[in-house]
RNA sequence: GGGCGUAUAGCUCAGCGGUAGAGCACUUCGGUGACAUCGAAGGGGUCACAGGUUCGAAACCUGUUACGCCCACCA
Numbered sequence: 001g002g003g004c005g006u007a008u009a010g011c012u013c014a015g016c017g018g019u020a021g022a023g024c025a026c027u028u029c030g031g032u033g034a035c036a037u038c039g040a041a042g043g044g045g046u047c048a049c050a051g052g053u054u055c056g057a058a059a060c061c062u063g064u065u066a067c068g069c070c071c072a073c074c075a
Base pairs, nucleotide, nucleotide: 001071002070003069004068005067006066007065010024011023012022013021018055026042027041028040029039030038048064049063050062051061052060
């Protein structure tokens, strides 16, 4: 230098262009003598960043950033 992959909640990850979700974690309540398990409810997100396409973008296109993998180059 070239190619590929990943980036979504605190963590691990889903998510056919049409309301952003699950599990765990956290908060409250039930429950218990008190915990744990269990049950119910709830809070938490500029979907890495910037543009573009579209009636509508986490998703499609372009560029950028970070991380990982492969290849090439150099002397």
Notes: Model confidence (mean pLDDT): 83 of 100. The RNA shown here (transfer RNA) has 75 nucleotides and comes from a Paracoccaceae bacterium. The sequence is in RNAcentral, with records from ENA and MGnify. Rfam family: tRNA. Rfam classes the family as a transfer RNA. RNAcentral records the identical sequence in 4 taxa.